Parts: sequence; C1' cells; structure tokens
RNA sequence: GGGUCGGUGGUCUAGAGGUUAUGACGUCUGGUUUACACCCAGAAUAUCGGCAGUUCGAGUCUGCUCCGACCCA
Repeated sequence: GGGUCGGUGGUCUAGAGGUUAUGACGUCUGGUUUACACCCAGAAUAUCGGCAGUUCGAGUCUGCUCCGACCCA
C1' cells in the first nucleotide's frame, strides 16, 4: 500500500429501513436479614466511533475518515 471483518450504556451483547435501541453483569435506592450475602421490587446510565449522502423515515443502505483485529504484498 491492497483486501476482509468489527466499533451500540461502566463491561459484554441483540437489533439488517418504521412506535419506547434488547438482554446479562455491574452501579444506586427500597424490601428482606441482628448484620452481610443471596433473593424480590424499582431507578439511573447510549444523540449507536466521526462527517457527509440516499430516503417520508437510518443503529441498519452508500461514500469518505478515525480506531482495532486478521490476511496479502
């Protein structure tokens, strides 16, 4: 330099054009307990890597770009 794949709450992850972006773990609050843990109920946390384009509508499609992994040279 060329190619393929990936980037989504603190972490991991689902979601392949349409109402409110899914779940787990973690965090916080309350309940329970003498207390802690487990368990139960609830809450907060994402402008979906960035910029532009297509579309009535984009996390999803297209272009460029940044970062990471792998392959080729």
Molecule: transfer RNA
Organism: Promethearchaeota archaeon